[in-house]
């Protein structure tokens, strides 16, 4: 000085926000109900969700053919950009910088 080929999908979790529902505040009306506005500094349901979290399946490789393997992954920028209603441990990105 250089080096990723480190598989994919589904479901879930940490986490994330606020379209919809619920909840709270408030206004109006034809009022035990209905319509609107605001609030995520509302525990939640829906929703998004991990390279370095989980499970299953698939895929690849190996062999003794029904078993095995698919390793490792520390610290920092509360930074930048992108999608969705919005945000994020999502995506750019195992990027960039450090060791």
């Nucleotide at each position: 000085g250089g080096a990723a080929a480190g598989u994919g999908u589904a479901c879930c979790u940490a986490g994330g926000g606020u379209u919809c529902c619920a909840c709270a505040a408030u206004u109006c009306c034809u009022a035990u109900g209905g319509a609107g506005u605001u609030g995520g500094u509302u525990u939640g349901g829906u929703c998004c969700a991990a390279g370095c979290g989980g499970u299953a399946c698939a895929a690849g490789c190996g062999u003794u053919u029904a078993c095995g393997c698919u390793a490792c992954a520390c610290c920092g920028a509360u930074a930048g950009g992108g999608a969705u209603a919005a945000a994020a441990g999502c995506c750019c990105a195992g990027g960039c910088g450090g060791u």
Guanidine-I riboswitch aptamer from Desulforamulus ferrireducens, 99 nucleotides, folded computationally.